The RNA shown here (Glycine riboswitch aptamer) has 94 nucleotides and comes from Pseudosporangium ferrugineum. Taxonomically the source falls in Pseudosporangium (Bacteria, Actinomycetota, Actinomycetes, Micromonosporaceae). The model forms 89% of the base pairs in the Rfam consensus.
RNA sequence: ACCACCCACGCGGGAGAGACCACCGGUUCGCCGGCGGCGCCGAAGGGGCAAAUCCUCCCCGGAACCUCUCAGGCAAAAGGACCGCGGGGGAAGG
Numbered sequence: 001a002c003c004a005c006c007c008a009c010g011c012g013g014g015a016g017a018g019a020c021c022a023c024c025g026g027u028u029c030g031c032c033g034g035c036g037g038c039g040c041c042g043a044a045g046g047g048g049c050a051a052a053u054c055c056u057c058c059c060c061g062g063a064a065c066c067u068c069u070c071a072g073g074c075a076a077a078a079g080g081a082c083c084g085c086g087g088g089g090g091a092a093g094g
Base pairs, nucleotide, nucleotide: 002094003093005090006089007088009086010085011084012083013082018038020037021036023034024033025032026031039074040073041072045070046068047067048066053061
């Protein structure tokens, strides 16, 4: 120096599900916000678990886009796991 790994940042892509009903406020009368209710979604975050794992047994550990829906979301916007690109930092494997 190159490849791979981790972290944050920038750019691009990025799904699902009621622009639901009632009340209140605002309004440029298009709509916006707050709160309550019912119905839904899962890909921020959060919770849960199997096998492999070993000489044998027990205990602990043991992932996720799986699962639960606490949170979040159900027009647009924002957010968004994950993917690609870029340079930066870390670590010190090939």